[in-house]
């Protein structure tokens, strides 16, 4: 690299350095950017995936113990992440419209693909 679970319409930025692109990859649409893009260091902050504590439906035991949610609460660490739904769309497929031989067009919704985090296996 691949694989297996889960999740993705919520949430959260300032400094310094530096100097032009960038929103994964290919098309396309759109959209941020010299009123600083990417990176990189500081520091903050947002989230609970893991660890950790508490609290607990319950279960078991039965004189007060023990176990504990596909329940909650913190948030010390280990990770992520802090424009815009994963920025939209692209393959399938229902629903409605307008048009009409028929392809295809707008609009919405359901699924997949690829992806992106975490946690595993290895």
């Nucleotide at each position: 690299a691949a694989c297996u679970u889960a999740u993705c319409c919520a949430g959260a930025a300032a400094g310094a350095c530096u100097g032009a692109g960038g929103g994964a990859a290919u098309g396309g649409g759109c959209c941020c950017u010299u009123u600083g893009a990417a990176g990189u260091c500081u520091u903050a902050g947002c989230a609970a995936c893991c660890c950790u504590u508490c609290c607990a439906a319950u279960g078991c035991a039965u004189u007060u113990g023990c176990a504990a949610a596909a329940g909650g609460a913190a948030a010390c660490g280990g990770u992520g992440c802090u424009a815009a739904c994963u920025c939209c769309c692209a393959u399938u497929u229902c629903g409605a419209g307008a048009u009409u031989u028929a392809c295809g067009c707008u609009c919405g919704g359901a699924a997949g693909a690829a992806g992106a985090u975490a946690a595993g296996a290895a």